Predicted 3D model of a 175-nucleotide RNA (c-di-AMP riboswitch aptamer (ydaO/yuaA leader)) from Kitasatospora aureofaciens. The coordinates come from a structure-prediction model, not an experiment, and the mean pLDDT is 76. Taxonomically the source falls in Kitasatospora (Bacteria, Actinomycetota, Actinomycetes, Streptomycetaceae).

[in-house]
RNA sequence: GGACGUCGAGCUCCGCAUCGGGCAGGAGCGGGGGACCCAGGAAAGUGCCGUGUCCGCUUGGCCCGUCCAACGGGCCUGCCGGGACGCGGCUAGGGGUGAAGCCGCUCAUGCGCGGCCGGGCUACCUCGCGGCCCGAACCCGACAGCUCACCUCGCAGGCGUCGCCGAGGGGUCCA
Numbered sequence: 001g002g003a004c005g006u007c008g009a010g011c012u013c014c015g016c017a018u019c020g021g022g023c024a025g026g027a028g029c030g031g032g033g034g035a036c037c038c039a040g041g042a043a044a045g046u047g048c049c050g051u052g053u054c055c056g057c058u059u060g061g062c063c064c065g066u067c068c069a070a071c072g073g074g075c076c077u078g079c080c081g082g083g084a085c086g087c088g089g090c091u092a093g094g095g096g097u098g099a100a101g102c103c104g105c106u107c108a109u110g111c112g113c114g115g116c117c118g119g120g121c122u123a124c125c126u127c128g129c130g131g132c133c134c135g136a137a138c139c140c141g142a143c144a145g146c147u148c149a150c151c152u153c154g155c156a157g158g159c160g161u162c163g164c165c166g167a168g169g170g171g172u173c174c175a
Stems, first nucleotide, its partner, number of pairs: 004160004012026002015023002028155006038145001047090009056080001058078001060076006093143001094140004101116005117135006124169005129163001
């Protein structure tokens, strides 16, 4: 470098272009949002920071209604970040993709051990037996159950195993 195989939804066709990379569309595959009904519940909790507008409370001053008091109205100022809404940000709550979870011990805070459970490989396919491994990472941003119509997103990335085992199935070749 090529072929073959493997995890994964991550493959294929057409057109335009092209050294290569690429662009647009279709099919196919995968994901998210999204009614009635159903489920859930009557508390599910309204997490944190900043900022703008409005409202409220409240301190003081000025003016007017009447000369005083009381009361009412208007303007300014100060205080409480008290409330509502909008905007922006964060991740403990919650949620999503994925096999990548639950429980119990420890925690000399080693993240280690154990149990249950989930996933992959073992080269024709499936099941079984045996063997070898994995149980990560990322995303949304206070918010989402299921869900017809409808809306919307992705089609990447990473690897290199091989037992001449048993059963069944299928295929090829020869006679």